[in-house]
Context: one part of a larger RNA
RNA sequence: UCAUGGUUAAGGAACUCGGCAAAAUGCCCCCGUAACUUCGGAAGAAGGGGGACCCUUGGGGGUGAACCACCUUAGCGGUGGCGAGCGUCUAGGGGUCGCAGAGGAUAGAGAGAAGCGACUGUUUAUUAAAAACAUAGGUGCGUGCUAAGCCGUAAGGCGCUGUAUACGCACUGACGCCUGCCCGGUGCUGGAAGGUUAAGAGGAAAGGUCAACACAUUUUUGUGUGAAGCUUUGAAUUGAAGCCCCAGUAAACGGCGGUGGUAACUAUAACCAUCCUAAGGUAGCGAAAUUCCUUGUCGGGUAAGUUCCGACCUGCACGAAUGGCGUAACGACUUCUCUACUGUCUCAACCAUGAGCUCG
Numbered sequence: 001u002c003a004u005g006g007u008u009a010a011g012g013a014a015c016u017c018g019g020c021a022a023a024a025u026g027c028c029c030c031c032g033u034a035a036c037u038u039c040g041g042a043a044g045a046a047g048g049g050g051g052a053c054c055c056u057u058g059g060g061g062g063u064g065a066a067c068c069a070c071c072u073u074a075g076c077g078g079u080g081g082c083g084a085g086c087g088u089c090u091a092g093g094g095g096u097c098g099c100a101g102a103g104g105a106u107a108g109a110g111a112g113a114a115g116c117g118a119c120u121g122u123u124u125a126u127u128a129a130a131a132a133c134a135u136a137g138g139u140g141c142g143u144g145c146u147a148a149g150c151c152g153u154a155a156g157g158c159g160c161u162g163u164a165u166a167c168g169c170a171c172u173g174a175c176g177c178c179u180g181c182c183c184g185g186u187g188c189u190g191g192a193a194g195g196u197u198a199a200g201a202g203g204a205a206a207g208g209u210c211a212a213c214a215c216a217u218u219u220u221u222g223u224g225u226g227a228a229g230c231u232u233u234g235a236a237u238u239g240a241a242g243c244c245c246c247a248g249u250a251a252a253c254g255g256c257g258g259u260g261g262u263a264a265c266u267a268u269a270a271c272c273a274u275c276c277u278a279a280g281g282u283a284g285c286g287a288a289a290u291u292c293c294u295u296g297u298c299g300g301g302u303a304a305g306u307u308c309c310g311a312c313c314u315g316c317a318c319g320a321a322u323g324g325c326g327u328a329a330c331g332a333c334u335u336c337u338c339u340a341c342u343g344u345c346u347c348a349a350c351c352a353u354g355a356g357c358u359c360g
Base pairs, nucleotide, nucleotide: 001355002354003353004352005351006350007349008348010346011345014344019341027051028050029049030048031047036041038174052096053095054094055093056092057091058090059089060088062086063085067081068080069079070078071077097101109339110338111337112336113335114334115333116331117330121133122132137172138171139170140169141168142167143166149158150157151156175326176325177324178323180256181255182254185253186252187249188248189247190246191245194244195243196242200238201237205233206232207231208230209229212225213224214223215222216221257275258274259273260272261271284318285315296312297311298310299309300308
């Protein structure tokens, strides 16, 4: 000097990102217990009092000798009554000792407000336990049974020895009050009149090859026409789903405006005009886990508060199952405050054990 444990005057969070760590609380009995609430809870709420040992007086329940009565198969038997003793639980009174009686160990700190998630649960084995995941509940879509869906090349299997109060998929996420407008785009579902459209069918027409023929040529050959067959290309016509098209559908993916003017103080605009759109954000909430400007403004709390709580609304850029707003209970979650408590601190000291360092 460090580590681990212990104690500390006065103060008591002044420490610090933050009460991190430590301290404090802790058991049993009695009294007592608020807001709020889904009436179950909250609650061990909070907050108080008692606790050892000795003597004594009661009470409860346990066991139950001896004695008495009756029965008797006459047994050391059975039933009932009275009930000593023993050990136990508990209430009252009196007394004793200590600073202290749950004397050690074990053994809840509590309260208020807000955010998020309803809850119990699950998760990053090895830096994240959470507001993430799941959940019951809600909704939509598919599926009529050889079901849909999934695994497998197949046979076959799961679904299911189930049958729409069932099974699969997707979103949301207890409960309460609710869930507005838009189908123009994308998707899905339905429609079949028209347009477009593949392979295939079809085979008009054209090309190649070539028997033969014609002309030219001195033989040899050249030029041209070109049947049948074979072969190459191939038009019209025909031809499904799809796409175009027409509807529906948002708890499908998603989206939910701008400008100018106007009231007898000023300000503001219930009101008017105009442009655009598929439709222009309804209820509720709002500087929010969302607000840049911003430490917005006002109020509360503090002597002093970029955090916190309550409001306002100018929402850069909330908003309704990508759910909106509330909400009792719950949370090793996040934020703020208070009581108690303390070496966290003012400000450090000492003790014990261990390690290091210096000297020897």

About this RNA:
Predicted 3D model of a 360-nucleotide part of an RNA (large-subunit ribosomal RNA, domain IV) from Actinomyces minihominis. Its Rfam family is "Bacterial large subunit ribosomal RNA". NCBI's taxonomy places the organism under Bacteria, Bacillati, Actinomycetota, Actinomycetaceae, Actinomyces. The coordinates come from a structure-prediction model, not an experiment, and the mean pLDDT is 87. The RNAcentral record of the full RNA draws on SILVA.